[in-house]
This is a predicted structure of a 1409-nucleotide RNA (small-subunit ribosomal RNA) from an uncultured bacterium. The sequence is in RNAcentral, with records from ENA. The prediction has a mean pLDDT of 82.
RNA sequence: AGAGUUUGAUCCUGGCUCAGGAUGAACGCUGGCGGCAUGCCUAAGACAUGCAAGUCGUACGAAGCGGCCCAAUGAAGAUGGAGUGCUUGCACAAAGUUGGAUUUGGAUUUCCGCUUAGUGGCAAACGGGUGAGUAACACGUGGGUUACCUACCUCUAAGUUGGGGAUACCAGUUGGAAACGACUGUUAAUACCGAAUGUGCUCUACGGAGUAAAGAAGCCCUUAAAGCUUCGCUUAGAGAUGGGCCUGCGGCGCAUUAGCUAGUUGGCGAGGUAACGGCUCACCAAGGCAACGAUGCGUAGCCGAACUGAGAGGUUGAUCGGCCACAUUGGGACUGAGACACGGCCCAGACUCCUACGGGAGACAGCAGUUAGGAAUAUUCGUCAAUGGGGGAAACCCUGAACGAGCAAUGCCGCGUGAACGAUGACGGUCCUCUGGAUUGUAAAGUUCUGUUGUUUAGGAAAAAUUGUAUAAGUAGGAAAUGACUUAUACUUGAUGGUACUAUUCAAGAAAGCCACGGCUAACUACGUGCCAGCAGCCGCGGUAAUACGUAGGUGGCGAGCGUUAUCCGGAUUUAUUGGGCGUAAAGCGUCCGCAGACGGUUUGUUAAGUCUAGAAUCAAAGCCCGAAGCUCAACUUCGGUUAGUUCUAGAAACUGGCAGACUUGAGUAUAGUAGAGGCAAGUGGAAUUUCUAGUGUAGCGGUAGAAUGCGUAGAUAUUAGAAGGAACACCAGUGGCGAAGGCGACUUGCUGGGCUAUUACUGACGUUCAUGGACGAAAGCGUGGGGAGCAAAUAGGAUUAGAUACCCUAGUAGUCCACGCCGUAAACGAUGAGUACUAAGUGUCGGGUUACCGGUGCUGAAGUUAACACAUUAAGUACUCCGCCUGAGUAGUACGGUCGCAAGGCUGAAACUCAAAGGAAUUGACGGGGGCCCGCACAAGCGGAGGAACAUGUGGUUUAAUUCGAUGAUACGCGAGGAACCUUACCCGGGUUUAAAUGUAGAUUGCAUGAGGUGGAAACGCUUCUUCCCUUCGGGGCUAUUUACAAGGUGCUGCAUGGUUGUCGUCAGCUCGUGCCGUGAGGUGUCGGGUUAAGUCCCAUAACGAGCGCAACCCCUAUCGCCAGUUGCCAUCGGUUGAAGCCGGGCACUCUGUCGAGACUGCCACCGUAAGGUGCGAGGAAGGUGGGGAUGACGUCAAAUCAUCAUGCCCCUUACGUUCAGGGCUACACACGUACUACAAUGGCGCAAACAAAGGGAAGCGAUGCCGCGAGGCGGAGCAAAACCCAUAAAAGGCGUCCCAGUUCAGACUGCAGGCUGCAACUCGCCUGCACGAAGUUGGAAUUGCUAGUAAUCGCGGAUCAGCAUGCCGCGGUGAAUACGUUCCCGGGCUUUGUACACACCGCCCGU
Repeated sequence: AGAGUUUGAUCCUGGCUCAGGAUGAACGCUGGCGGCAUGCCUAAGACAUGCAAGUCGUACGAAGCGGCCCAAUGAAGAUGGAGUGCUUGCACAAAGUUGGAUUUGGAUUUCCGCUUAGUGGCAAACGGGUGAGUAACACGUGGGUUACCUACCUCUAAGUUGGGGAUACCAGUUGGAAACGACUGUUAAUACCGAAUGUGCUCUACGGAGUAAAGAAGCCCUUAAAGCUUCGCUUAGAGAUGGGCCUGCGGCGCAUUAGCUAGUUGGCGAGGUAACGGCUCACCAAGGCAACGAUGCGUAGCCGAACUGAGAGGUUGAUCGGCCACAUUGGGACUGAGACACGGCCCAGACUCCUACGGGAGACAGCAGUUAGGAAUAUUCGUCAAUGGGGGAAACCCUGAACGAGCAAUGCCGCGUGAACGAUGACGGUCCUCUGGAUUGUAAAGUUCUGUUGUUUAGGAAAAAUUGUAUAAGUAGGAAAUGACUUAUACUUGAUGGUACUAUUCAAGAAAGCCACGGCUAACUACGUGCCAGCAGCCGCGGUAAUACGUAGGUGGCGAGCGUUAUCCGGAUUUAUUGGGCGUAAAGCGUCCGCAGACGGUUUGUUAAGUCUAGAAUCAAAGCCCGAAGCUCAACUUCGGUUAGUUCUAGAAACUGGCAGACUUGAGUAUAGUAGAGGCAAGUGGAAUUUCUAGUGUAGCGGUAGAAUGCGUAGAUAUUAGAAGGAACACCAGUGGCGAAGGCGACUUGCUGGGCUAUUACUGACGUUCAUGGACGAAAGCGUGGGGAGCAAAUAGGAUUAGAUACCCUAGUAGUCCACGCCGUAAACGAUGAGUACUAAGUGUCGGGUUACCGGUGCUGAAGUUAACACAUUAAGUACUCCGCCUGAGUAGUACGGUCGCAAGGCUGAAACUCAAAGGAAUUGACGGGGGCCCGCACAAGCGGAGGAACAUGUGGUUUAAUUCGAUGAUACGCGAGGAACCUUACCCGGGUUUAAAUGUAGAUUGCAUGAGGUGGAAACGCUUCUUCCCUUCGGGGCUAUUUACAAGGUGCUGCAUGGUUGUCGUCAGCUCGUGCCGUGAGGUGUCGGGUUAAGUCCCAUAACGAGCGCAACCCCUAUCGCCAGUUGCCAUCGGUUGAAGCCGGGCACUCUGUCGAGACUGCCACCGUAAGGUGCGAGGAAGGUGGGGAUGACGUCAAAUCAUCAUGCCCCUUACGUUCAGGGCUACACACGUACUACAAUGGCGCAAACAAAGGGAAGCGAUGCCGCGAGGCGGAGCAAAACCCAUAAAAGGCGUCCCAGUUCAGACUGCAGGCUGCAACUCGCCUGCACGAAGUUGGAAUUGCUAGUAAUCGCGGAUCAGCAUGCCGCGGUGAAUACGUUCCCGGGCUUUGUACACACCGCCCGU
């Protein structure tokens, strides 16, 4: 610091999502140690049990116990040493003496000590908990208090005299279940009450009046008193500390909450309070608050700070600290210095418990703990050792404050789970192209080392300072002592804890997981699954080769943790102060006027509010930051330093503001002109429509794409004349004019608004903008009253249509018009708010003017701006001022509420929920029943077909045991198949087999192989008889066969995994690249424009210049000629021969054959044109403008076709989905379609005689002459591996004859009989022949096909395949037309332009029901 996601791609706008950090967390998997922190966020729900506030006997009376005392008892111990044992110096030890524990009884109340129910004092208002309430002087910050209080503490001054009456405890009586009382009697005080005094204090009419107290302990001492000391008490002053009250400023949401307020606002007086005050009351006045947001509603404890952020900000208010509020809910006061009191009182409510039913008791938001709730939050622990608090003179007591321990990976920090060497790169796993390799991986094993944590043993802290006691010393005061204060020594105090720490023992021994691996985002493979199971934060993945699901291996990240979920900030400049926008993306109010507000020309003086400078106060501590220090480091802790803000004091005076004065350029006024559909009112005019009256006139009119409804013989339409009435104003008329906008159009008059120009004069900033507000505001609509010609919603009828509540037609009412009053909206648009200033030019037009210029209205364009389009002195440029508006799309301008309206409806204006987009501009394509140009048998002009019939063939469908499979719009359907009787064959039924064939390895077994027979069977295939290896060192080896495992085999699947091949657009003229240039970019340019061409063919022009694949040419066939060659071809000349004939000699002239060449290039001429090129029944030439034909198919499209030609990945089968045999099937047949053949006849059929080809094929072949047969064919076998022989007579045409328009002498299907050929075989299921039979069919509906010249049409010939089997296919030649005006239309294509919400691209997208 960014990234993903809208599109085919691009730029922009804009939302959604991710990567980061954090947490009082929870959940899942896992879990070694230590330190420091943290731990009910939910039910301010309910609570069993224990503890959390007591203390003082040096305030008081009293009670009890003990000691001291008397009597009795006489333990341990000490001393002592008779004696005993023997190891001769050790042990045991009696009496005696001392000692006084213990126990029992008693007395005394003088003394001492201890305990404490009660009276009394102080504390209990602190400490601890919680955040319900509270939007408030509650909090923060800064002030004020001359309007106040403050126990204990400190200092100062003064005092502490002398009396009194009660009362609890206690005793007695008595009530009650209990809690708790009642009465009588006795007693004390530092309890209570008078009196005295008054330093002082309070009040004062300055004379005066009022107002206190308490003692206790110690020293001295026989005791008492006095005195002294200490602790108390009283009064007053001051301080310190802690509070009360007032106040400036600051910090939430909703205006779909706009008005609120009656003690309310103020005054006078009184009361009350520690104190001011409507705090309370009486009276008086009518005020007070509010758009700078009152009131209401919702939410919320506030802050220091915490998290995040570059910052500004945003979010939060756990732990720690300050303040506030609360203590079961609500209310109230008492006591007290302090409370309206968490562990006090009273009342009321709900709840729980006890009860003898009368009545009582209780309050964990203290510490533990229980229950409930919840995703979720700990021990009914230890100690007062330290710190702190209460009481006490003190010892000391109390302290769930606190200090510690326990539980929890809840967080932060630290450490460890070993280190070095170690390659046969081990085993195993995974993967692969698998005899092997890659990876896991120096990882393991192994060797050497270390010992943190752990384990064993031993030692062992700091935290302790005091207080007290004893001793000693000192200081001040005092007559002295006690005492006070200070110092030294000794003794005494540790919950944590035998913990930290240190040493030592043991041994690598006990210690690694979690998540991810398609992109964002670091990290990839295999298998399984098959839109299933599942994943997913966003985009998205999964439909049989998933790096996205699940598992495994590997890898990446973090690590005692790792992920997920939730929440906050960030990224998000996505609310923009820093730091955004509003022509088209969301967004300028329809327009103007204008109060408040905001902003404001030149100049002088003054002021000092803003502003700036200096100093000061405050900004608690902790935290953050900086610098140090202490725990081994760190976390953690300690020490020092640093600040925004607010306030005060002083100063400066440029700028802004205030005040006072001046100026003229902004603004305005006056004067003189001027243009105009500016507005309002009244009047006038002609053209036209319609109606009415009258005339003329006759059968139609009207209307439409075409009609019909309608009007008309009762006289229409048409036409003439007259009249009536309403509405609108042709031409002029113009991106001309006027107006704020809406809007304004005949003429005249009246009234009236604004603008522009010119010239001087005047006022002297009077200005700009404008929330709320006011006015105007098209059309439609509403109300009342008029008016109503034309037009015309609604409505009616006629058409159209599947329908037609529409478009078209005929009628026609509101309305349109006028007056008055509402409505208040429009794509009310320049989709562009108003004002001012500045910033190149050119040009059209309107108004004025002195031709210097000024004001409007348009166009083109510079800089600049813009996402682009575009804007550009009429800005969307550069700046300033003010207002309005926007923040993803849909829901929705909807709902609810409010307000306006007669209504219709307007204004204001959400959310739940859904989606990951919605959108703007531009680009390339594709498309359009958009435009332009051009081409093609595309249409047109023609010729012949097909669609109707029969048959052939293919397909669909149906049938079947099987009718094998594929192809199926054009681009499948006489297609794969260029030839299914068996075979083919892939299908079906049945019988066999586990191998037919290739290959080799390993193991086992064997001696074969081969040949000749017999036998079963439909065959395949079995069964069976005979025959039968080589070498040898005798171990074995070679070879063969059988068998097992690998391995084979598969026309099994996937053409959507593929190669190769092919079809189609299309032989259409296109498709691209390099460099340069233009564009933010996708892209464009080049390849466009003007011509030309069959052609992106060529020329000219040109920010393009070149190049490539295509086009063309080069290749083949054909048309002409030449040279060469001359057999198997040919025969002109010469000669010979025959019945005839190149038959022979001879020849190569010609034809022909086949090699090499020539020829055609718009080259020449004329005309047109710059050129390219075009035109010409021009020349020449065999051929003339690519001569004709073929081969040749750009980038690409259709996931086009083919796994069944072949090859091939993956998957599947392996006594079968392999393989083999026999038979059947692919040949079925109510039907439908495609493609052909033959016909329907006379341009013909039939008969007879008789011409002219080309191109091919031939040895398991073609097969002549001859003979036989009506014929198919047969017999036979000359010649020919072929310019030689054969297939092989070409047919149509032409000649002669016949038929005479008929279902025929047309047509030939179907069928019968008899034959032929091929073949192992002709039934299913071949072809041919002869005779007989003689069907449909008389030119074919809608719709449709081919062809532009040697073409169509027509005629025959050949070949491949092939034993046999073409009406198919591929070739060959013969005869040989018609027509093309032309490009409007149909189809297809090319180029260009335009629109697009399409991009799977119109077979699209998408709306409503």